Predicted 3D model of an 83-nucleotide RNA (c-di-GMP-I riboswitch aptamer) from Dechloromonas sp. The coordinates come from a structure-prediction model, not an experiment, and the mean pLDDT is 80. Of the family's consensus pairs, 95% are formed in the model. Rfam family: c-di-GMP-I riboswitch aptamer. Gene Ontology term of the family: cyclic-di-GMP binding.

[in-house]
RNA sequence: AUUCUACUUUGGCAAACUGCGGGUAACCGCAGGACGCAAAACCGCGGAUCCCUUCCUUGCGAACGGAUGGCCGGGUUGCAUUG
Numbered sequence: 001a002u003u004c005u006a007c008u009u010u011g012g013c014a015a016a017c018u019g020c021g022g023g024u025a026a027c028c029g030c031a032g033g034a035c036g037c038a039a040a041a042c043c044g045c046g047g048a049u050c051c052c053u054u055c056c057u058u059g060c061g062a063a064c065g066g067a068u069g070g071c072c073g074g075g076u077u078g079c080a081u082u083g
Base pairs, nucleotide, nucleotide: 005083006082012037013036017032018031019030020029021028022027035070041076042075043074045073046072047071048068049067050066051065053063054062055061056059
């Protein structure tokens, strides 16, 4: 110096909910607010779940499009104490 693991400091992020706004919707943004998070930073690549439209054999259904990174896997990057 790098990697893994545990601990720990300075800090960091921000669930539910509320208000305002966007969207058909899932959901997203801002403000407040903290359930939690050692990557709860970034990326929809794979799976999963959810939403819209259409179709039909009407159901754990199919196709297209969209959403979720705080659902899982994966990829990229990063911070400090001690062992």